[in-house]
This is a predicted complex of two RNAs, RNase P RNA and transfer RNA, with 456 nucleotides together. It holds a member of the Rfam family "Bacterial RNase P class A". Rfam classes the family as a ribozyme. The coordinates come from a structure-prediction model, not an experiment, and the mean pLDDT is 76.
Parts: sequence; structure tokens; C1' cells
RNA sequence: CCACCCCACCGGGUGGCCGCUGGGCGGUUUGUCCGCCUGGAGGAAAGUCCGCACUCCACAGGGCGCGGCGCCGGGUAACACCCGGCGUGGCGGCGGCUUUUGCCGCUGCUGCGGGAGCAGGGCCACAGAAACAGAUCGCCGUCCGCUUUGGCGGGCGGUCAGAGUGAAAAGGUGGUGUAAGAGACCACCGGCGCAGGCAGCAAUGCCUGCGGCCAGGCAACCCCCGCCGGGAGCAAGGCCAAGCAGGGUCGAGGUGCUGCCCGCACCGUUUGAGACCCGGGUAGGCUGCACGAGGCUCACCGAGAGGUGCGUCCCAGACAGAUGGCCACCGGCAGCCCUUCGGGGCUGUUACAGAAUGCGGCUUACAGGUGGGGUGGAGGA
RNA sequence: GCGGGUGUGACGCAGUGGUAGCGUAUCUGCUUCCCAAGCAGACUGUCGUGGGUUCGAAUCCCAUCACCCGCUCCA
Repeated sequence: CCACCCCACCGGGUGGCCGCUGGGCGGUUUGUCCGCCUGGAGGAAAGUCCGCACUCCACAGGGCGCGGCGCCGGGUAACACCCGGCGUGGCGGCGGCUUUUGCCGCUGCUGCGGGAGCAGGGCCACAGAAACAGAUCGCCGUCCGCUUUGGCGGGCGGUCAGAGUGAAAAGGUGGUGUAAGAGACCACCGGCGCAGGCAGCAAUGCCUGCGGCCAGGCAACCCCCGCCGGGAGCAAGGCCAAGCAGGGUCGAGGUGCUGCCCGCACCGUUUGAGACCCGGGUAGGCUGCACGAGGCUCACCGAGAGGUGCGUCCCAGACAGAUGGCCACCGGCAGCCCUUCGGGGCUGUUACAGAAUGCGGCUUACAGGUGGGGUGGAGGA
Repeated sequence: GCGGGUGUGACGCAGUGGUAGCGUAUCUGCUUCCCAAGCAGACUGUCGUGGGUUCGAAUCCCAUCACCCGCUCCA
């Protein structure tokens, strides 16, 4: 310097003119008018995918059901988030073995993640004899029949070594063995399980011994195990003001937990709860609502996510919804032209997007730029 | 703002692990003097998009895009 990957940050600046909006002060013809000062979008304000705060509903209950999560440890108010580790798959690099293919070890980046087919149920289409259980062809034994003595056909039985099917068919290689075969047995290799030891908080890893245990896969199918979850949502909810007109049908239970049962509270059953339909009124104000799991600096603790302490700052609050438009200059990027290689000129472009109760995350969109780290390559000393 | 739902041929829909179908529409032929109806046949699909689980995905899981519906107060 180039390529790839990861992380963090910025995402136009200055001035002038014309506007919009919250607050304060003043004026005032009193109208939601005017002047001055001051505050005024984001890294995602977005999608609404998670987790909370807050509010109301019995201060929020019991059981079943239902839903979510799931390697281990830590962080946090909490999480499906984050950090560190573990296992496994993919890509790249290095080293060793190997003729090559390939195998093993180390390392970097990155995706994924509970257990379970001997707790149980279910599924594995087509093909195939058979999908977890059987014998189609083949091989072998035996019996019967035929026979040109080579064999052929049929019955019964043994067998997964071979063929064939499939995504998947009883671990692989070599041998022993056998009528033919087979972990039936043996050696080595691979896997699984059990026991013990060592390291680690743990997941897990390594080592030793034993058992031929080798009969699969799917739990992002039900289920089992562990943990968590009551519901609704700021159009929640509270206060005030203004205005109107009730009628019809059904109706014995209804509402608060939504699926069921129990329990509790309230309303109601000839004084009619509630549901549906038709009709009427309002389209206002205040609050919730801007001091918060808040931002910044420093110190300490921690490997990190993060935590603690001191100091300091106050930083949008609308309700048809403000935060904008134009001009000039300076920037960034792209193209073309000129060049004395220092640069200059012209044109175009400058993203994604916009708060609405707040907060922590995730995901997605994004012109262009800056910084740091890792891996590989090239050149120079 | 909050809650819920749907994407499959041109249109309306079915299909809830195993080769994607039905109706209408379109086209061709028969029938008719001609049209309609009828009969026979044909054409039409990245199952909104991208990843994952699985031998295998329209279907199960995750993300995303587009569209649709409901929700104020008084009485």
C1' cells in the first nucleotide's frame, strides 16, 4: 500500500433574510395579538419483536389448562439482551503425515445450542422384501419330484457377507470360523455407556479400566424435566366544564380473568342488570407528561459486560401534530477539462429518516467520512 | 399511539410436513345461419421476500415487506 472481516464514532459548518413551536418577561386595541430573551429530533425517533417502569381492574386469590424461555458462569430493575467460557458446523491460515485425494493438531473470524427413541405417544411420503421390523433376488443345508447325471423345479429351514431401493438398512479394515454366513470370535481404529482419577465454581476436557453395548432419524411434532408469566393498556387512568331525548327487540343472569372449575366483590331477576339496533349530545380545559434504572468528567474495583463514589449539568413536549424554506461562502463525494504535477476550473450530488407516557435491548434502513484492531498478500530497510 | 389479522395462477379461495389444486376468466376445437348456453381440451405459480430446522417446507421457527380491520367521551 492492497483485499477481506470485526468494533467504535460522526453523519454537514458559518452568516443573512423569511417563518413554526414550548417557557419566561413586557406591552396591549384583550385577540389564543405583538415585541424581546431563551429551549427546540435520531442513531435509528422506524418495525412494534422482546423486557420493564407506571396506571386501572379484589392490593391481584387457589387448581387445571395455556404461553414463553432453555449449554455453563456472570452482568442487569428485567429480558429471548450483553460479557466471558464450553461444545459443534462453516470459511481462511500455519504445521505434521500422505504420491494425490485426504486425515490430524494449533489458530483467527463466524453461525447454531437443554435432555430424551430403554418415561410414553406420533411421524419417516415415493421407492424398496423390510423404515425398526421383515427374507425379494442371491448364497447354503435338507426333503420330494423330474433328469440327457451337467443340473432343473417345488416345499421346509439357515443367512444381511453380496445385489437392488432410499436421505437413512445392524460401525470400518484384516483375520479366525462356518454348510453358507454374521461382533459369532480375535487384533487395530471409531462411537456409546458405566466406574474411578485429575483440572475447572460449572458446562466440559484429559487419562485409566470395564462392557461387544454398535437397532437409525425428527422433540423449530406432542410430551417429560427445570424456570418464568393474572389481564388490559397513556385512546391506561384522575379532576373540571359544556350539551342532549329518548325509543325498540331480546333478556335471567351479567361484569370484574380472556379457556374451565372454585372463591370474593358489585349490579340485577314484575322497581329489568346486560346485549343488539335506531336516534341524541360533545369534538373543550387541566393532569398523567418531562429530574430520569438521566447525561458528562475524574478516581477506584473488575478479564469484560458492568459496578461504586465525588463533582457538575438541566437537555423538545405538540394534540392535525412545531424543529422548516431561500441565498451566499466553506466543506465531503462523483464525472469532465486544464496543469508549471503543487494544484485549479465547471457541472452534478449530499443519505436513511422524522419524537407523541418513559426507559433498557434486538432487528431493519442509511449518500459519505474518521479512528482502532485482526488475518492474508505485495514492496522497501 | 395500542391491539389483532391476511399474503397461493389474471380474480375469488382450498391445501397445516411428502410431485400445488378448485371455480370464474382467457385461448382452441365441436355444436349454431350468427351469438349465448352446452360439450371436449389447453394455458397460467420464484406459494410476498430472505435465512434456518428437516432426507424433504406453501405448511414448522426467526427476521423483514406490503395490505386490511378494530379501539375517544357523555347519556